This is a predicted structure of a 71-nucleotide RNA (transfer RNA) from an Elusimicrobiota bacterium.
It was read from a public genome assembly.
Rfam family: tRNA. Gene Ontology term of the family: triplet codon-amino acid adaptor activity. By type it is a transfer RNA.

RNA sequence: GCGGGCGUGGUUCAGUGGCAGAACACGACCUUGCCAAGGUUGAGACGAGGGUUCGAUUCCCUUCGCCCGCU
Numbered sequence: 001g002c003g004g005g006c007g008u009g010g011u012u013c014a015g016u017g018g019c020a021g022a023a024c025a026c027g028a029c030c031u032u033g034c035c036a037a038g039g040u041u042g043a044g045a046c047g048a049g050g051g052u053u054c055g056a057u058u059c060c061c062u063u064c065g066c067c068c069g070c071u
Stems, first nucleotide, its partner, number of pairs: 001070007010024004018054001026042005047063005
């Protein structure tokens, strides 16, 4: 330099055009003599910019980061 894959709450992952979800973690409350466990509830995310579309996490372009291959 060329090609490919990945990027979504704090972490690990779903979500292939129509309300962004789960588990763990975190906060509050309940339970308990205390801790742990358990229950209820809450906050928190689509790497960035642009385009297509009535509507984009999803499709297209550029770009950033990580990984793999080729040279």